[in-house]
Context: one part of a larger RNA
């Protein structure tokens, strides 16, 4: 060096299982509820099944009777027409009694006495006699018919899981006779309500993992690197309007501030002189503008027009922006001219569906109509603002599937804010004296053990704390060794330098690492090794399914809260290591 046998398990990010944690999917399934929308079920009422009678209340029709006062006026004049007479011994006026109406003036009816008259035409009035007749209106009473509701009643529908008898040898069912209930109940249909009982679904995205928080459209500035454009959970702010004048035009004007002076008057009121080019003002944030003013005022006004639009700019598209000029009619101006809102840039919402106005359009044989089109306009915090539906919240540790190292938890990597250690400067402490020792304010490093940041390998799997076992390395050394300084007398120390050869305990509590305590020791070192080591062991903790408490939640359930319980697989192919043997 090669080969073999027996062993051990450090590595082959060993094998096994397309990770169960985490995220994603306009995935799934169950579960919950004051998510949404259905359905069953329950319930309300109408109609039918469903009939008789009485009473009562309301509506309608017919008939009879009554009813009717604005003012003026003999007065309680319903309207219109006819009308010169009408009523009366079949009993008028008047008087007594009773009833009804009533605007308290009277009107109508019944009855008794009475015994022959009463009213109209005439005067006032828009309208002339309820003198008389006819038709009708308002309101009311009575009668009949009809209809509706309510209450009660009946029996014949219907009901009885009441009794007896029969089919029959039968706790079914049917029939008969009774009894009880009864037009209710039941059932059908329509309708309003309740309705996790049940079903189908929804429950946004961005995000230095996800959740919680924040945000989501538009305008202005910076970032933005002197054309345009340009990102971040970068830095600052505003908008979801206002205004019929704060619009148009013609004419006119100049602001803020300062100095000085002047009655009340002061740091600012109004006034005067001077200086000052813009520092004021601009409806509203900022930027860019603006004194020739876009700023301030006055006069007249409605162009805050209708129909278009050459030609351009921005944008993936949708769409947004600017616009000379033409036609119509208009305002201001002497005119030239200016005016299609506002100094400019925010003040917003596609499509569908529907409303309103207009319309020389279409309009199912034809004429119309219904309906539609076109023009104008209205209804969305559709604000998750290019708006999935008219209409929608949660739980899952009982979970499942598809994926992801595009994305978290362990470990590694990068970084080193934080951390540990070292150094520089030296104010000061140290009686005196910065540097025996300690060292502020600051500065510079090293290391890669902490907590983090990043998300680079690994999610078709890199097993996670602690203990046991077995270790190995570093030295920033705990002990044993050698030295310098000392605020080192000695003993014992402090601090620094050299040094990794060896060593570095046993117990109590706790799952603990750590820590506290007890007893020792020369000392009971600090770290790395996938916080060494689970194909070596354990499995107490964490981190499944069961269960309980506290708390939270309406609930399903949840909790770096607690508590009890809870399957740790692999016969070693290669590398590596140990022992033995052969060549």
């Nucleotide at each position: 060096c090669c080969c073999g046998c027996a062993a051990c398990a450090a590595g082959a990010c060993a094998g096994a299982a397309a990770g169960a944690c985490c995220c994603c999917g306009u995935g799934a399934a169950c579960c919950u509820u004051u998510a949404c929308u259905g359905c069953a079920g329950c319930u309300u009422g109408g109609c039918a099944u469903u009939g008789u009678g009485u009473u009562u209340a309301g509506g309608g029709a017919u008939a009879a009777c009554a009813u009717g006062u604005g003012c003026a006026g003999g007065a309680u004049a319903g309207g219109u027409g006819g009308g010169a007479g009408a009523c009366u011994u079949u009993g008028a006026a008047g008087c007594g009694g009773c009833c009804g109406c009533g605007c308290c003036a009277g009107c109508g009816g019944c009855u008794g006495c009475g015994g022959a008259g009463u009213c109209g035409u005439c005067c006032u009035u828009g309208a002339a006699a309820u003198a008389c007749c006819a038709c009708c209106c308002u309101u009311g009473u009575u009668a009949u018919c009809u209809u509706u509701g309510a209450a009660c009643u009946c029996u014949a529908a219907c009901c009885g899981c009441g009794g007896c008898c029969c089919g029959u040898g039968a706790u079914c069912c049917g029939g008969g006779c009774c009894c009880g209930g009864g037009a209710c109940a039941u059932u059908g249909u329509c309708u309003g309500g309740c309705g996790g009982g049940u079903a189908g679904u929804u429950u946004g995205a961005c995000u230095g993992g996800g959740g919680c928080g924040g945000u989501c459209g538009c305008c202005u500035c910076c970032a933005a690197a002197a054309g345009a454009g340009u990102a971040a959970c970068g830095g600052a702010g505003g908008c979801g309007c206002g205004c019929g004048a704060c619009g148009g035009u013609u004419c006119c004007c100049u602001c803020a501030g300062g100095a000085u002076g002047a009655u009340c008057g002061g740091a600012a009121a109004c006034c005067a002189u001077c200086c000052u080019u813009c520092g004021a003002g601009u409806g509203u944030a900022a930027a860019g503008g603006c004194a020739u003013a876009a700023g301030g005022g006055a006069g007249c006004u409605u162009g805050a027009c209708u129909g278009c639009g050459a030609g351009a700019g921005a944008g993936a598209c949708a769409u947004c922006u600017c616009g000379g000029g033409c036609a119509g009619g208009u305002g201001c101006g002497a005119a030239a001219g200016c005016a299609g809102g506002u100094c400019u840039u925010a003040g917003u919402g596609a499509u569908c569906c529907g409303g309103c106005g207009a319309u020389u359009c279409c309009g199912u044989a034809u004429g119309g109509a219904a309906g539609g089109g076109u023009c104008g306009u209205c209804g969305c915090u559709c604000a998750a603002c290019g708006g999935a539906u008219a209409a929608a919240a949660g739980g899952u540790a009982c979970u499942c599937c598809g994926g992801g190292g595009a994305u978290a938890a362990c470990a590694g990597g990068c970084u080193u804010a934080u951390c540990u250690c070292c150094c520089c400067c030296a104010a000061g402490a140290g009686u005196c004296c910065a540097c025996a020792u300690c060292g502020a304010c600051g500065g510079g490093g090293a290391g890669g053990u902490u907590u983090g940041g990043c998300a680079c390998c690994u999610c078709g799997a890199u097993g996670u704390c602690g203990g046991c076992u077995c270790a190995u390395c570093a030295c920033a050394u705990c002990c044993c060794g050698g030295g310098g300084c000392u605020g080192a007398a000695g003993c014992a120390g402090g601090u620094c330098c050299c040094a990794a050869g060896g060593g570095u305990u046993c117990g109590g509590c706790u799952g603990u690492u750590c820590g506290c305590c007890g007893a020792u020791u020369a000392a009971a070192g600090u770290g790395g090794u996938a916080c060494g080591u689970g194909a070596g062991c354990u499995g107490g903790g964490u981190u499944u399914a069961a269960a309980a408490c506290g708390u939270c939640g309406u609930g399903a359930g949840a909790c770096a809260g607690u508590u009890u319980g809870g399957u740790c697989c692999u016969u070693a192919u290669c590398u590596g290591u140990u022992g033995c043997g052969g060549g």
Background
A computed fold for a 583-nucleotide part of an RNA from a marine sediment metagenome, annotated as large-subunit ribosomal RNA, domain V. Its mean pLDDT, the model's own confidence on a scale to 100, is 84. Rfam family: Bacterial large subunit ribosomal RNA. Rfam links the family to the GO terms ribosome and structural constituent of ribosome. RNAcentral holds the full RNA, with entries from MGnify.